[in-house]
The prediction has a mean pLDDT of 82. Predicted 3D model of a 1441-nucleotide RNA (small-subunit ribosomal RNA) from a Pseudomonadota bacterium. The RNAcentral record of the sequence draws on ENA. Rfam family: Bacterial small subunit ribosomal RNA. Gene Ontology terms of the family: ribosome and structural constituent of ribosome. The organism belongs to Pseudomonadota, within Bacteria.
RNA sequence: UUUUUGAGGAUUUGAUCCUGGUCCAGGAUGAACGCUGGCGGCGUGGAUAAGGCAUGCAAGUCAGAGGGGGAGUUAAUCCUACCUGGCAAACGGGGCAGUAACACGUGGGUAAUCUACCCCAGAGACGCGGACAAUCUGAGAAAUCAGGCUAAUCCGCGAUGGUCUGAUUGGGUGCAAUUCCUAAUCAGUAAAGGGAAGGGGAAACCCAACCGCUCUGGGAAGAGCCCGCGGCCCAUCAGCUAGUUGGUAGGGUAAUGGCCUACCAAGGCGAUAACGGGUAGGUGGCCUGAGAGGGUGGCCGCCGCCAGGGGCACUGAGACACGGGCCCCACUCCUACGGGAGGCAGCAGCCGAGAAUCUUGGUCAAUGGGCGAAAGCCUGAACCAGCGACGCCGCGUGGGGGAUGAAGGCCUUCGGGUUGUAAACCCCUUUUCCCAAGGAGCAACCCUUUUUGGGUGAGAGUACUUGGGGAAUAAGUGGCUGCCAAUCACGUGCCAGCAGCAGCGGUAAUACGUGAGCCACAAGCGUUAUCCGGAUUUACUGGGCGUAAAGAGUCCGUAGGCGGUCAGAUAAGUCUGUGGUUAAAGCCCUUGGGCUCAACCUGAGGAAUGCCACAGAUACUAUCUGACUAGAGGGCGGUAGGGGGAGCCGGAACUGCCGGUGUAGGGGUGAAAUCCGUUGAUAUCGGCAGGAACGCCGAAAGCGAAGGCAAGCUCCUGGGCCGACCCUGACGCUGCUGCGGACGAAAGCGUGGGGAGAGAUCGGGAUUAGAUACCCCGGUAUUCCACGCCCUAAACGAUGGGCACUAGCUAGAGGCAGUGUCGACCCUGUCUCUGGCGAAGCUUACGCGUUAAGUGCCCCGCCUGGGAAGUACGCCGGCAACGGUAAAACUCAAAGGAAUAGACGGGGGCUCACACAAGCGGUGGUCCAUGUGGCUCAAUUCGACAACAACCGAGGAACCUUACCAGGGCUUGACAUGCUAGUGAAACUCCGAAGAAAUUCGGAGGUUCCACAAGGACACUAGCACAGGUGCUACAUGGCCGUCGUCAGCAGGUACCCUGAGGCGCACGGUUAGAUCCCAAAACCUGCGCAACCCUCGCCGUAUGUUUGCCUCAAAUUAACAAUAAUUUGAGGAUGUCAUACGGGACUGCCGGCAUUAAACCGGAGGAAGGUGGGGACGACGCCAGGCCAGCACGGCCCUUAUGCCCUGGGCUGCACACGUGGAACAAUGCCCGCUACAAAGGGUCGCAACUCCGUAAGGGGAAGCUAAUCCCUUAAAAGCGGGCCCAGUUCGGAUCGAGGUCUGCAACCCGACCUCGUGAAGCCGGAAUCGCUAGUAACCGUGAAUCAGCCAUGUCACGGUGAAUACGUUCCUGAGCCCUGUACUCACAAUGAACGCGCCUGGCAGGUGCACGAACCAGUGGGUUGAAAUCCCACCCUCU
Repeated sequence: UUUUUGAGGAUUUGAUCCUGGUCCAGGAUGAACGCUGGCGGCGUGGAUAAGGCAUGCAAGUCAGAGGGGGAGUUAAUCCUACCUGGCAAACGGGGCAGUAACACGUGGGUAAUCUACCCCAGAGACGCGGACAAUCUGAGAAAUCAGGCUAAUCCGCGAUGGUCUGAUUGGGUGCAAUUCCUAAUCAGUAAAGGGAAGGGGAAACCCAACCGCUCUGGGAAGAGCCCGCGGCCCAUCAGCUAGUUGGUAGGGUAAUGGCCUACCAAGGCGAUAACGGGUAGGUGGCCUGAGAGGGUGGCCGCCGCCAGGGGCACUGAGACACGGGCCCCACUCCUACGGGAGGCAGCAGCCGAGAAUCUUGGUCAAUGGGCGAAAGCCUGAACCAGCGACGCCGCGUGGGGGAUGAAGGCCUUCGGGUUGUAAACCCCUUUUCCCAAGGAGCAACCCUUUUUGGGUGAGAGUACUUGGGGAAUAAGUGGCUGCCAAUCACGUGCCAGCAGCAGCGGUAAUACGUGAGCCACAAGCGUUAUCCGGAUUUACUGGGCGUAAAGAGUCCGUAGGCGGUCAGAUAAGUCUGUGGUUAAAGCCCUUGGGCUCAACCUGAGGAAUGCCACAGAUACUAUCUGACUAGAGGGCGGUAGGGGGAGCCGGAACUGCCGGUGUAGGGGUGAAAUCCGUUGAUAUCGGCAGGAACGCCGAAAGCGAAGGCAAGCUCCUGGGCCGACCCUGACGCUGCUGCGGACGAAAGCGUGGGGAGAGAUCGGGAUUAGAUACCCCGGUAUUCCACGCCCUAAACGAUGGGCACUAGCUAGAGGCAGUGUCGACCCUGUCUCUGGCGAAGCUUACGCGUUAAGUGCCCCGCCUGGGAAGUACGCCGGCAACGGUAAAACUCAAAGGAAUAGACGGGGGCUCACACAAGCGGUGGUCCAUGUGGCUCAAUUCGACAACAACCGAGGAACCUUACCAGGGCUUGACAUGCUAGUGAAACUCCGAAGAAAUUCGGAGGUUCCACAAGGACACUAGCACAGGUGCUACAUGGCCGUCGUCAGCAGGUACCCUGAGGCGCACGGUUAGAUCCCAAAACCUGCGCAACCCUCGCCGUAUGUUUGCCUCAAAUUAACAAUAAUUUGAGGAUGUCAUACGGGACUGCCGGCAUUAAACCGGAGGAAGGUGGGGACGACGCCAGGCCAGCACGGCCCUUAUGCCCUGGGCUGCACACGUGGAACAAUGCCCGCUACAAAGGGUCGCAACUCCGUAAGGGGAAGCUAAUCCCUUAAAAGCGGGCCCAGUUCGGAUCGAGGUCUGCAACCCGACCUCGUGAAGCCGGAAUCGCUAGUAACCGUGAAUCAGCCAUGUCACGGUGAAUACGUUCCUGAGCCCUGUACUCACAAUGAACGCGCCUGGCAGGUGCACGAACCAGUGGGUUGAAAUCCCACCCUCU
């Protein structure tokens, strides 16, 4: 400089950050399985049982070495591999069992070696002899054996020979020489012939090309041996070793060597992992990965090893030999029972086991191999073909046009959408396919009359080409909740099922199943298995250890690792350059070629981490040498200290004993009891004894390595700190799993002492549901001492040691120095130690911060999800208890750290509320009313259930209501809209009959409107759409409501803080009824709430006011003449009351005090009213899946001659019981009788009804007035006055029952209210518990209204009358608000159950393994004893392992 080069996501939580695991997306495979399947090319295919194998084939060849046999005219000659002989069979092909090894890879060495065939070169081949086959004979079932003949390129002997071999002596090369080279001398050692065709010869035979033979040197290629380095797991394998290690001599080999033997010596290996165990062929490579790495070793190539298991040698150049031999074992086969035969991990093929892996094919045409002179023969090597979507690559299943966007399917908001230009239809093409015709390259070579000659293709009539035919022959698989591209409907209803993880499914499932649609890939698509990746999740690149997993309890110290300053030398590490090597193939890069492309094949070049060699550089590290003093240590002088050990000794307290005084209790607790005490305790005084611990000083203090250390004195002893100089000269730091060493709280153990107090276990008393506890009374071990063990702790700063660097402030301890002083304190500086707060920085945060958790270096220890488990087994230690070391199966989708918001707390602080307290009156007891539960029933319709259900929905259940039950009926319907067809003159009204009614039948009256033809309105009949449902889901919803709570809170914008959730704002201090206001503060504003605005009551003003309210006057009537009262009528009025409307008034405005010169609070004045004047309406964000599908509305589901509709009757009122809410009472502040006052607010024409008469009364008859400030309901009651009752189940109380009535209503039996008479129950003030209320309130008293025919109303909602008591206060109960705090809770504190886990006991079953016993059988090699030989013994070897 250029090129290449790294993606994350889901899942712990209410949410967040971090840690951490799990899972997913990618690529790959010799694959298998499921569904599907058109073609071709190139590859690839027994991974399991190195289990067993039928059958065929896989190694022969040479007739030109010899013998034999056959054919031939037994002549030439030809044939034959039967025998001898030569060469080959040690290659090629297969497999991966064994092997952790010089087996492999890589780089070297061989001065320690060999090599047949082939090539080059030199020399040579003379003579003699011998054996064994086949054939033949004999034996045997066979295999085979015995006898005899004979040739050779078979075997042997002699001769000759060199640069061959050996010995001896010189010389040379070299780091090194008995060994290599060389010179001399001596000795030793070779051979094989054949010869068809050719030449010569009558022939025997000779010659010769050619093929061979012998010796030697060299080459090529191959092989042996040796060495450095490299690559698996276990230390729960730590010690191993007798040929072991070395030497000498010998043997053996091609060759070194304990390779083997004898003798000698006692060595050798090991934490840098020996020995042992497990696993495994190694490698080039292949897969993955950004890389570093991780995994792997199938196909192809190289090397090794094996050939049924084991052992052994023979031949040979080469083997201890896959298709050779011998023996043993196992197995299979043959047998005449005497004996024999065999080895597919060669190619096909079979069985077996297995999830699973092919044809008993063709050819030697090509390539290659063996033999041969050659032709040629052989070749399951090889080349081809077959089978399998097993993989990679390529092609196709058509192309263009085609909208009414057909039909069908699916969905639908019913409009439509989608499938979808998709199809149909029109035009076109023909890869593929079918038919037909043609038709390769691969052939090089060989033979021959050497030429214009002949012959050779398994694959294959294949590839390919041409013609013809016709859209013709050809699409699936997986997915659609998120990760992760793609959705709807139906079915199902925690079922059936899905699922990689998170997780879906309990009636509206985009997650199950089906359909439709869509997404992805495509002749494939998914699943499973395995590997790498993601995973920085073993971190070399590239992690961590205060609290998440992780610092060893502490120190000393060995090995090891690391190490101050200066200089020199060397050049091991390091760096540079060059050379060799890194086989081929493969990957990658550059550039070509061949199959139409690609896959695939192929040419050339490059590159290639590594290893080796040589040369160079010398900064750093290293080694060696020399020097230094800043690290470290020593000397000298001081100094503080609960540092350690031993001995001696002191006082207080306690307990016991003795004695004195003294009397009834003591002790103990929340309260008690056990316990002690009249045999004299406790208390108190004196004395004695004993053991343990050391008050005050004392502290955030001191010392020590840690554990730990405290009365005082003495002795012995370790370490630290300070000061100024001197000395040594890197002597330093760290330090394990191996080897150690020492210390090590408490508890515990052993032996012996001691034992006051305390006190596990234990006994007793309490507490409690229980109480194996907390509390109390006793009390053993122990606690104490000596000696010896144990060796663990939250042994903690949860923080290893050392060195250096990086702001400070402040406090304590120990020194030194300076200033100063008579001296000291103080002050200043400095060194060491111990705390607090903090800059930068670090950290997930909390926090740490010169005593680091900051910044760096060195060394050690430790961690890798949770549980199982610090457990099991093994080993080590221990007297034991136990300690150290330390797993796995299995199981989970988390476990965790820090911080955040809530909620909660038998946590804290502040504050509020009829929350408590203080008071008044109730409930809970009685009777009744009413509601609910329960029970009952044909039905007792439904809903509401802590507060927030229970006189609630219901502000009116006899029928109706009514939804329930029984029975009787209807089916386009009781009700709405539309359509079709028909009928009709209406609709409607009345009457009669049947019936419980609904309903049905009959009769009479009536006969309309637009239009006047048809038709429509209307009604009926038949039919179609549809109606209808108080049927389900309030957990699908709207709407409305309850509740916390009229509590003061809730939220947003911007800014600020935090990685973030989030915080701040809205905290503190005051104040308020109030997040009301003030002050202040990283906040400043804003919104919804609070308050105010609205209504009503209280004061005042103004205006208006007769169909009615008020006032004044006059007249009349009545009572009783007047006074007076009432009524009526008329006239007038608006000062007051009242009504209506509009205004005013109150704002902490004024004064004082207090407070922060604040907000505010307290007091006062004035005022009708004073600090929100009383009351009401008004209810923030939200909570309770709170309530209502039965008020209404509404999605979905369900019913349709019924779950709809009509009717009669019944039920909702049922009654052993329980609860809630009320009413009336129990009496004298009362009850009864009589008389007499004073309201407010409402209602009234289908109504309220005066008045009068009748009735004891309810009520009835008649009837004025009033559509209402006019008339009526309407006498208010309590109160007051007078009388009676006299404490009793009563003149209290009124239930219940009987009788008689009244009224409403179609109808009071179930099941109305009221009246009269009679009857006269319980009840004498209410257990535990519990409710309301703070002023015109509670309590007591009556009045009205809604609903309504009537009423079960004592309810509800309103109205007025009379009219209190109490609040010290906030400790407690309940609820609420704010702040702080803890939390393992978040469906958020309420409890139970289940699962998993753990402990103990009992029974049963199966498998595996170990130990012991153990029959039969057992080869070879070497050695030993005895020996003639064998038997026998030992070792090697093999197995158990």